The prediction has a mean pLDDT of 81. This is a predicted structure of a 73-nucleotide RNA (transfer RNA) from an Anaerolineae bacterium.
[in-house]
């Protein structure tokens, strides 16, 4: 320089055919226990990288930027 591939909570990722943003682990509070851990219930926690376009409607579709990993050269 040229091609694929990711970028959704604090970590690790899900997300169907465009209409609800989600789990597990962490964190907090509660049951439990002599205490901690493990176990169980419950709670907070989100610019879906940024921007611009199509749509009634966008984490999803097209279009540029910016980060990551990979091939080539």
């Nucleotide at each position: 320089g040229g091609g694929g591939a990711c970028u959704u909570a604090g970590c690790u990722c899900a997300g169907c055919u465009g209409g609800g943003a989600g789990a597990g682990c962490a964190u907090c509070c509660g049951c439990u226990u002599u205490g901690c851990a493990a176990g169980c219930g419950g709670a907070g926690g989100g610019u879906c990288a940024g921007g611009g376009g199509u749509u009634c409607g966008a984490u999803u579709c097209c279009c540029c930027u910016a980060g990551u990993c990979u091939c080539c050269a």
NCBI's taxonomy places the organism under Bacteria, Bacillati, Chloroflexota, Anaerolineae.
It was read from a public genome assembly.